[in-house]
RNA sequence: AUGAACGUUGGCGGCAUGGAUUAGGCAUGCAAGUCGCACGAGAUUGAUACUUUGCUUGCAUUGGAUCAUGACAGUGGCGAAAGGGAGAGUAACGGGUAGUUACAUGCCCUCAGGACCAGGAUAGCGUCGGGAAACUGGCAGUAAUACUGGAUGACAUCUACGGAUCAAAUGGUGUGAUUCCGCCUGAGGAUUGGACUGCUUACUAUUAGCUUGUUGGCGGGGUAAUGGCCCACCAAGGCUGCGAUGGUUACCGGGUGUGAGAGCAUGGCCCGGCUCACUGGGACUGAGACACUGCCCAGACAUCUACGGAUGGCUGCAGUCGAGAAUCUUCGGCAAUGGACGCAAGCCUGAUCCAGCAAUGCCGCGUGGGUGAAGAAGGCCUGCGGGUUGUAAAGCCCUUUCGGUGGGGAAGAGGCUUUGAGGGGUUAAUAGCUCCUUGAGGUGACGUUACCCACAGAAGAAGCACCGGCUAACUCCGUGCCAGCAGCCGCGGUAAUACGGAGGGUGCAAGCGUUAAUCGGAAUUACUGGGCGUAAAGCGCAUGUAGGCGGCUUGGAAAGUCAGAUGUGAAAGCCCCGGGCUCAACCUGGGAAUGGCAUUUGAUACUGUCAAGCUAGAGUGUGAUAGAGGGUAGUGGAAUUCCCGGUGUAGCGGUGAAAUGCGUAGAUAUCGGGAGGAACACCGAUGGCGAAAGGCAGCUGCCUGGGUCAACACUGACGCUGAGGUGCGAAAGCGUGGGGAGCAAACAGGAUUAGAUACCCUGGUAGUCCACGCUGUAAACGAUGAGAACUAGACGUUGGGGAGGUUACUCCUCGGUGUCGCAGCUAACGCAUUAAGUUUCCCGCCUGGGGAGUACGCACGCAAGUGUGAAACUCAAAGGAAUUGACGGGGGCCCGCACAAGCGGUGGAGUAUGUGGUUUAAUUCGAUGCAACGCGAAGAACCUUACCAGGGCUUGACAUGUCGCGAAUCUCGGUGAGAGCUGAGAGUGCCUUCGGGAACGCGAACACAGGUGGUGCAUGGCUGUCGUCAGCUCGUGUCGUGAGAUGUUGGGUUAAGUCCCGUAACGAGCGCAACCCUCGUCCUUAGUUGCCAGCAUUAAGUUGGGCACUCUAGGGAGGCUGCCGGUGACAAACCGGAGGAAGGUGGGGAUGACGUCAAGUCAGCAUGCCCCUUACGCCCUGGGCUACACACGUACUACAAUGGUCGAGACAAAGGGCAACAACUCCGCAAGGACAAGCGAAUCUCAUCAAACUCGGCCUCAGUUCAGAUUGCCGGCUGCAACUCGCCGGCAUGAAGGAGGAAUCGCUAGUAAUCGCAGGUCAGCAUACUGCGGUGAAUCCGUUCCCGGGCCUUGUACUCACCGCC
Repeated sequence: AUGAACGUUGGCGGCAUGGAUUAGGCAUGCAAGUCGCACGAGAUUGAUACUUUGCUUGCAUUGGAUCAUGACAGUGGCGAAAGGGAGAGUAACGGGUAGUUACAUGCCCUCAGGACCAGGAUAGCGUCGGGAAACUGGCAGUAAUACUGGAUGACAUCUACGGAUCAAAUGGUGUGAUUCCGCCUGAGGAUUGGACUGCUUACUAUUAGCUUGUUGGCGGGGUAAUGGCCCACCAAGGCUGCGAUGGUUACCGGGUGUGAGAGCAUGGCCCGGCUCACUGGGACUGAGACACUGCCCAGACAUCUACGGAUGGCUGCAGUCGAGAAUCUUCGGCAAUGGACGCAAGCCUGAUCCAGCAAUGCCGCGUGGGUGAAGAAGGCCUGCGGGUUGUAAAGCCCUUUCGGUGGGGAAGAGGCUUUGAGGGGUUAAUAGCUCCUUGAGGUGACGUUACCCACAGAAGAAGCACCGGCUAACUCCGUGCCAGCAGCCGCGGUAAUACGGAGGGUGCAAGCGUUAAUCGGAAUUACUGGGCGUAAAGCGCAUGUAGGCGGCUUGGAAAGUCAGAUGUGAAAGCCCCGGGCUCAACCUGGGAAUGGCAUUUGAUACUGUCAAGCUAGAGUGUGAUAGAGGGUAGUGGAAUUCCCGGUGUAGCGGUGAAAUGCGUAGAUAUCGGGAGGAACACCGAUGGCGAAAGGCAGCUGCCUGGGUCAACACUGACGCUGAGGUGCGAAAGCGUGGGGAGCAAACAGGAUUAGAUACCCUGGUAGUCCACGCUGUAAACGAUGAGAACUAGACGUUGGGGAGGUUACUCCUCGGUGUCGCAGCUAACGCAUUAAGUUUCCCGCCUGGGGAGUACGCACGCAAGUGUGAAACUCAAAGGAAUUGACGGGGGCCCGCACAAGCGGUGGAGUAUGUGGUUUAAUUCGAUGCAACGCGAAGAACCUUACCAGGGCUUGACAUGUCGCGAAUCUCGGUGAGAGCUGAGAGUGCCUUCGGGAACGCGAACACAGGUGGUGCAUGGCUGUCGUCAGCUCGUGUCGUGAGAUGUUGGGUUAAGUCCCGUAACGAGCGCAACCCUCGUCCUUAGUUGCCAGCAUUAAGUUGGGCACUCUAGGGAGGCUGCCGGUGACAAACCGGAGGAAGGUGGGGAUGACGUCAAGUCAGCAUGCCCCUUACGCCCUGGGCUACACACGUACUACAAUGGUCGAGACAAAGGGCAACAACUCCGCAAGGACAAGCGAAUCUCAUCAAACUCGGCCUCAGUUCAGAUUGCCGGCUGCAACUCGCCGGCAUGAAGGAGGAAUCGCUAGUAAUCGCAGGUCAGCAUACUGCGGUGAAUCCGUUCCCGGGCCUUGUACUCACCGCC
């Protein structure tokens, strides 16, 4: 923005608009008639005077006459060719625009002339017929402004230049007559039309050739008129790549919508043109038609029929059916405007003016205004305080548009007509006719008009869409990847501003949304105004036709170009200035504009054109010169293979390793000889050649093309590009004929493999080679079309020329070929005188991805196929360059018990313990690769406990508030497994303002409690892990369009982003290190409960004494690469050494950056939301968490002699202890028991004797004097209680196990290994965990590999990041 439709809602008015589809079919009514002043005839009615009859004697009636009226139909004239409708056809002289003329033109205007004399018909009507009807035939008779003849002939036509030919209505009205109207002829005008021409006007080449009246001529015909418009003859032309012919689509324009414009889209209403009128064809009449409501023929359809025949044409106005998403009343009037006819009155007019229907559109108005906080009620939200709806409502005070009722009331009316008055013309006339002026009356569909007044009363009048972003507007509930939304992105999987509802809000408003289609944004077809190295896009390359473009100078003309003028560019519309409806929409006056076209007058720089010149472009000649340039003929050596022969013997060959294969029939190897084909080592290059691309390589001859350089001479723009066309064009492939050594698709065999139609191996055919012919494609690539000019350089190399020169070389220049680089360009990468820079000229090509370079058609080809080359459908991307990371069976550097080197284990056995699985009423829950599995649990018989069964309680086991009672509390009953239920009694405290209160208990009701119920993917906190790995960042600056980069990279060095140096970076922060604890040496202070050298004493550091030592626990010292030597860059640092208790971080611990894993935990705690509320809460008894075919993890004990056992003997550290540790003594074989001192602990005790160890005895390689599972009996301890289900002791029993497969773990020194001790938890229960000390090794060449990590770099189609993507 729309001629809209659909959904929903709907108060009024004005102005517009309204079958876009079936140019489908149509009932009914109306849409073109008029003239009696052209004509004949004349129904009807009235009047007048006669007449007939009747009678009430002035009424009715009969007949003809005169006058008036003049219906129906006819002859005749004019009109019907306009107006109205539609857009089917048409790609055309159809339209637009500007011209041309060989023509016509009724009615109208001007001028001139004429209009004389005659005639015969015919319709109507009448009569006789035919036919169902429509209609029609015969006969008789009649009029004209109908028709015909003659005269006249200005004009016109023809002409033999004498001439010939051609008209009419004295008609009509009125009158006494003129006038008036009409008729004929001619000339002119105006208007309207016909014909012709230039330019312009859709898509398609998957339509490339079309044409025989075709193109032209001559002569005719025809027409109003030119013309192949038509015909005869003659010629063979005409159109076409500037798109003919064909196909598809379409009425065209003024304009309309949009847009800054250029454009793009469109042609409904209004105006102009064209075309059509049921479909097709044809003419007639006429001024005009090949005619919408005329004629003829044919056809389809429909209607009537007596079956013989007839009739019809809504794309006029209404209306109907059909089709469709969809488009109105079978209205009123000729009052106005316009038209036909008429002298006129008038008549006709579905043109038109009005009204009706439809929110279809545009415009305007209204649905109330003011006040009103208790911020009412209700709704919604809430952090429970409140907020919001909201001055909104109610209430109070006003107003009354629109609508309603009643009343009043314009303009549209000019004319025409009737009548009165005055004047002019005509005339004898004051008559009549006619004209002008003026007065009065009549004429309105709309119309209950517009408009105005009065009355009543806020009274009758608001919806629709949206609220995640784009985009103005937010919350709650419901739902739970469901239901649904969605224009694009995308929402929805339990906290949805995105779905649905609600409250609130936003926008528009009698509308609001949706759908459709148009333009814009879209510079996304780029004329204005784009591109083609890598995003889509340079033809594989050349040659050349048409075309396009083109050097310097002079002159002419003036086509392009520029300027002025004239004509035209209809009106409406748009725009500007005014005017009219109350405003606006709307209507209206004037102006401007209408980019154009044509004519004309000038200008002449530029382009074109004509003429004449020039030499700088291009070319020719002369002289040199390099070269795998092309063609053809010959020729050479090396090598492979094959053949023959010699020597020779068992292998050869091949691979990652093998095998197939060859070989005792003699291979491979080696020597000699021969055959044949193909390719040309070294030179060789970053090199050369080719008009270009494909391409070109031994050597020689012949034929032959081009380039480059130097100096001159010549031609004189001869040039560039190039649609079509033509030629060339790797490899593979095809045809015919040769050739065939090697290589080698297909094929065969052997390997590899899960398979292996492959990669590897052994063979091997087409082919590769030659000749001739085809094919015509490649990542035919510089992914970069050709030509020309200009724009810093540097360094190579190749072919020529010149200059200098010290003979090393240097400089200049032309043509090639490379690398780097400035300006500039580029999205970036990059390009950069060999441009992807700055310009110019020509060609080719591109317009999202897929479908698809496919299908169809055509062309080419022997075929294979090639060229040209779509659409349906589908996706929201596909793509380029660069960035950060991550990843790689990429690279470099470097770490780590990562490997390696070692020691000891696990995996096998038994047992313990955890897990999975299974089972169960329940086996509560969680943890699940590393980083779950002796984990939460530092200890499940009850309890714990969350699980199960059963029995109970319901304001609750626990908290706060209210009320009532009672002090609290204690004792004793009944019942029961207990919880609980139910009784009896004792007891009366503290404070007090004497009301009561505090604490506690009981009871009642309600708010509430309670939940180890769910969600660790809603969370806090805490923790694990990478990883004690060396990293992670920031500010400012700089670089980049930007993401980002730099710093943090580099050279060294370190355990370390540790330090040094360098450096567009300079600094800083979190990490590293250090500061902290502990162990190791010394000093100092202190000296009990510790210690004892010397003195004294004892059984004993027991005691006196002492505090030197040990030790304890406070404070200090010491170690810093400080010193020396070497290496290194005069650095950092490293290596070695000295001194030292300790040496380069001295050992150990605590300490964990930014972050990753939606890692773990709602069952430690906290916590949002959801869920349960006589139960998912609480209490109790019993059971379960302890089950057991099995599988896994972690441990303990072993398999023995480096051992077991018996006896004797020695040495710790660190801890714990009052409901505790417990000595001594006694009892018991022992576990343990009895009694009980001491000690809240440097004092006493656990705790004797720590064990491994040392010494001695026995065992002697066995399932054992190993190992101790299992089981039986008897005991002890803890505890209400050891049955399910504790620990310990004694006696007896004496299982598996003889060193553990694949695989796998820990450890680098006081470490591994081995030995015991203590502690926490705990009534009891330790092979677990946390600590403590004793004894005390081996190995590290090294960094190739496995695993993990750090830094740099590289590739990437990954970024949820390789457990990726595909």

Predicted 3D model of a 1366-nucleotide RNA (small-subunit ribosomal RNA) from an uncultured bacterium. It matches the Rfam family "Bacterial small subunit ribosomal RNA". Its family is annotated with structural constituent of ribosome and ribosome in the Gene Ontology. Model confidence (mean pLDDT): 84 of 100.